[in-house]
Context: one part of a larger RNA
RNA sequence: UGACGGGGGUCCGCACAAGCGGUGGAGCAUGUGGUUUAAUUCGAUGAUACGCGAGGAACCUUACCCGGGCUAGAAUGUGACCGCAUCACCCAGAGAUGGGUGAGUCCGCAAGGACGGAAAACAAGGUGCUGCAUGGCUGUCGUCAGCUCGUGCCGUGAGGUGUUGGGUUAAGUCCCGCAACGAGCGCAACCCCUGUGUCCAGUUGCCAUCGGGUAGAGCCGGGGACUCUGGACAGACUGCCUGCGCAAGCAGAGAGGAAGGAGGGGACGACGUCAAGUCAUCAUGGCCCUUACGCCCGGGGCGACACACGUGCUACAAUGGCGCAUACAGCGGGUAGCUACCUGGCAACAGGAUGCCAACCUCUAAAAGUGCGUCUCAGUUCGGAUCGGGGUCUGCAACCCGACCCCGUGAAGCUGGAAUCGCUAGUAAUCGCGCAUCAGCCAUGGCGCGGUGAAUACGUUCCCGGACCUUGUACA
Numbered sequence: 001u002g003a004c005g006g007g008g009g010u011c012c013g014c015a016c017a018a019g020c021g022g023u024g025g026a027g028c029a030u031g032u033g034g035u036u037u038a039a040u041u042c043g044a045u046g047a048u049a050c051g052c053g054a055g056g057a058a059c060c061u062u063a064c065c066c067g068g069g070c071u072a073g074a075a076u077g078u079g080a081c082c083g084c085a086u087c088a089c090c091c092a093g094a095g096a097u098g099g100g101u102g103a104g105u106c107c108g109c110a111a112g113g114a115c116g117g118a119a120a121a122c123a124a125g126g127u128g129c130u131g132c133a134u135g136g137c138u139g140u141c142g143u144c145a146g147c148u149c150g151u152g153c154c155g156u157g158a159g160g161u162g163u164u165g166g167g168u169u170a171a172g173u174c175c176c177g178c179a180a181c182g183a184g185c186g187c188a189a190c191c192c193c194u195g196u197g198u199c200c201a202g203u204u205g206c207c208a209u210c211g212g213g214u215a216g217a218g219c220c221g222g223g224g225a226c227u228c229u230g231g232a233c234a235g236a237c238u239g240c241c242u243g244c245g246c247a248a249g250c251a252g253a254g255a256g257g258a259a260g261g262a263g264g265g266g267a268c269g270a271c272g273u274c275a276a277g278u279c280a281u282c283a284u285g286g287c288c289c290u291u292a293c294g295c296c297c298g299g300g301g302c303g304a305c306a307c308a309c310g311u312g313c314u315a316c317a318a319u320g321g322c323g324c325a326u327a328c329a330g331c332g333g334g335u336a337g338c339u340a341c342c343u344g345g346c347a348a349c350a351g352g353a354u355g356c357c358a359a360c361c362u363c364u365a366a367a368a369g370u371g372c373g374u375c376u377c378a379g380u381u382c383g384g385a386u387c388g389g390g391g392u393c394u395g396c397a398a399c400c401c402g403a404c405c406c407c408g409u410g411a412a413g414c415u416g417g418a419a420u421c422g423c424u425a426g427u428a429a430u431c432g433c434g435c436a437u438c439a440g441c442c443a444u445g446g447c448g449c450g451g452u453g454a455a456u457a458c459g460u461u462c463c464c465g466g467a468c469c470u471u472g473u474a475c476a
Stems, first nucleotide, its partner, number of pairs: 001476002003473003007470007015460002019423005026314008034305002042053002064300007076123003081117003086103007106113002125289002128287003134283002136278003139274001141272001146185006152161003165176003191266004196234007206223002210221003237260001240254001241252004303442001316416001320375007332363003337356002341352004382413001387408007429452007
């Protein structure tokens, strides 16, 4: 000087408390450990691994295993030489691959050129090892309020001061004081979304007034008022008032205002810590393999299953289940696509058909809600696992190992021990919708969107984490 303390003081955080909903019990989904296996590829492992890398494992992916093959190799460049390019077909084979037949004949007089193939050769290739050799990127402490520098001053020195103190703040935020005076990286602001208004603009959006028109409908003429769209600007600054205060600032069920005292949300992460994570995104030093640790192909595996854990979904019902009717969103996507509408089918879907490169057409129905009816507490009209049968679709191909539909079957489960998680407001809870990846999909995941919409916070003693000052130390 740090670090640490079952030392002290001050202060913060869904840290506790208050409250609401869960997890831990059940079934299933998914990840992991373990076990098994020819292989179950690899990595991630307290917090900070475990619906994580993976925003799509039937083949491919694929890195693993078995088998069949290749050896300048799967890609690219140079390239003697050959042939336009290219296309069709046949044979063997699981395919990779090997063999064969036919068609085809560019520009130029030529040399040659374009294009394709290609021997030798030179450069290959490796998801092999080392994240404890590295770059880059990332997690975490932590959006915590800290971390430093120049000069000066103090100290033999390490170092201190500044950065401590008194207030204040979300904040090393600001004020006052002070051997300090200034400055930098952080904080805040500048950026984006959202909440109000004004102006401009008016199609594909909108429809108040006028006219036409319909069973109805912005359907048509038209209109820019309104909604909306999207660009510019305004608006909030403790500016005003009252009280307290030296000031900074604090308080007010004060005013005004759509909004107050950071309006709400996002992006943004200081010096550093964990030899944290990643050599399998990529890059890269060193080491290692070179008829194989490289490359191609067929099949299998990554999907195994006595178990154990994490994360989820669906439930155990009446604030509910089922049937019929009916209302209201927002974000987004669409041409190898989204598909209105019609027909067939109980349905998944199929056959037709139309519009739309989309504020135009379409996905699209929102669901919870509301109205009526039914069930009456029952392992049930709860719950839907499992299994049997039949089908649809994608795809070369659904046996291992896809999703969906229909009929039947109807398991466990009666609110879950010790323990444990999230959340302070348009939040939790609950309801549906969209998107990426994607042929299809094991999505109950992830990322977004809107609908309905709470309860509680006395307080800081205690648990956890953190900040500042101070104290002890045999620790560095």
Predicted 3D model of a 476-nucleotide part of an RNA (small-subunit ribosomal RNA, 3' major domain) from Arthrospiribacter ruber. Its mean pLDDT, the model's own confidence on a scale to 100, is 85. Lineage of the source: Bacteria > Pseudomonadati > Bacteroidota > Cytophagales > Arthrospiribacter.